[in-house]
RNA sequence: CAGGUUGGUCGGGAGAUCGCGGCAGGAAACUGUCGAGGAAAGUCCGCACUCCAUAGAGCAAGAUGUCGGGUAACUCCCGGGGCGAGGUAACUUGCCGGACAGGGCCACAGAAAUAAGUAGCCGUAUUGACGGUCAUAGUGAAAAGGUGGUGUAAGAGACCACCGGCGCAGGUGGCAACAUCUGCGGCCAGGUAACCCCCAUUUGGAGCAAGGCCAAGCAGGAAUAAGGGGCGGCUCGUCCCAUUUGAGUUCCGGGUAGGCCGCACGAGGUACGUUGAGAAGCGUGCCCUAGAGAGAUGAUCUCCGGCGGAUGCCAUCCCAAGAUGCGUUCGCGCACAGAAUGCGGCUUAUAGACUGACCUGAGGC
Numbered sequence: 001c002a003g004g005u006u007g008g009u010c011g012g013g014a015g016a017u018c019g020c021g022g023c024a025g026g027a028a029a030c031u032g033u034c035g036a037g038g039a040a041a042g043u044c045c046g047c048a049c050u051c052c053a054u055a056g057a058g059c060a061a062g063a064u065g066u067c068g069g070g071u072a073a074c075u076c077c078c079g080g081g082g083c084g085a086g087g088u089a090a091c092u093u094g095c096c097g098g099a100c101a102g103g104g105c106c107a108c109a110g111a112a113a114u115a116a117g118u119a120g121c122c123g124u125a126u127u128g129a130c131g132g133u134c135a136u137a138g139u140g141a142a143a144a145g146g147u148g149g150u151g152u153a154a155g156a157g158a159c160c161a162c163c164g165g166c167g168c169a170g171g172u173g174g175c176a177a178c179a180u181c182u183g184c185g186g187c188c189a190g191g192u193a194a195c196c197c198c199c200a201u202u203u204g205g206a207g208c209a210a211g212g213c214c215a216a217g218c219a220g221g222a223a224u225a226a227g228g229g230g231c232g233g234c235u236c237g238u239c240c241c242a243u244u245u246g247a248g249u250u251c252c253g254g255g256u257a258g259g260c261c262g263c264a265c266g267a268g269g270u271a272c273g274u275u276g277a278g279a280a281g282c283g284u285g286c287c288c289u290a291g292a293g294a295g296a297u298g299a300u301c302u303c304c305g306g307c308g309g310a311u312g313c314c315a316u317c318c319c320a321a322g323a324u325g326c327g328u329u330c331g332c333g334c335a336c337a338g339a340a341u342g343c344g345g346c347u348u349a350u351a352g353a354c355u356g357a358c359c360u361g362a363g364g365c
Base pairs, nucleotide, nucleotide: 001361002360003359004358005357006356007355008354009353010352012304013303014302015301016300017299018298020035021034022033023032024031025030037336041347042346044345045344046343047342048341049207050206051205052204061203062202063201064200065199066080067079068078069077070076081096082095083094084093085092086091097198098197102196103195104192105191106190117134118137119136120133121132122131123130124129145163146162147161148160149159150158164188165187166185167184168183169182170181171180172179173178211261212260213259214258220252221251222250223249224248227241228240229239230238231237268287269286270285271284272283273282274281275280305334306332307331308330309329310328311327312326314325315324316323317322
């Protein structure tokens, strides 16, 4: 310098005017202040919180399934183990209890798919049949572990040596998964558990429209018992209505509209220190920063930035094509996307920019 791998951060900036929502002040006009995200999204996991249910035990159903750690918890995160896949490498990525408890299934081909006799070989027999055999052939993804020998009528872990696998026992290392070594056992008849199933662990339900408090009006209940209205303001008067089929007043419980709380200080953010390999823990300082109710967070303009296009008697590199820079000019408001009880994860979307570490190749010193 070129190409790549992996982690982190940002994801337009400044200003003006007008507007919207919350809060504070004000009699008002108005003023001040705050006002989306890394995913606010999907609602897939796990919690907090709330109400309902709940003696105890079991069944059913669901979830999870290598080991250790982190966490409030998790199907999350970190670090390991085993078996694979891709890449020269950095690195990325798939899977993970049980197939000697049992059942099911294994297309096509093939005689046969968990059980053998199609061809072949061998024996008896002699032309048919009976028996032995998996060595050889053939089919298949898969057919009783491989090589050599002994053995046999022919063969075969039937037996032996070595190798491979499996199981058991022991040693060493490791918290563990596991790794490794030694010995023993002929144990060597496959796969599928994302088919049922078995084992272990685990799970009550609904969700902030949860739920709690206050409470007009109307209706209801109880007590009491005579007033109420019009006649322009008051008194008298008068008229109308009501008077045990009860006006008015007081009280009561439930509770609608409506209001308040839940509900914004929290498993909170951030800087530094410290422990740790890491996820993360602990300590100290600083910060408080939307809120809701069918739902505010927007619009215009200026400058800078970004992206895309056009262009140049321009500059650099260059044989050229072209690249980069600079100038002029046009376009795009400029990635994905908009909170509604809160929090931790996961997944998905995301133009562009910055940055740490590492790998490979080439060149120079």
Bacterial RNase P class A from an Anaerolineales bacterium, 365 nucleotides, folded computationally. Rfam family: Bacterial RNase P class A. Rfam classes the family as a ribozyme. The RNAcentral record of the sequence draws on ENA. The model forms 93% of the base pairs in the Rfam consensus. Taxonomically the source falls in Anaerolineales (Bacteria, Bacillati, Chloroflexota, Anaerolineae). The gene name in the source record is rnpB. The prediction has a mean pLDDT of 77.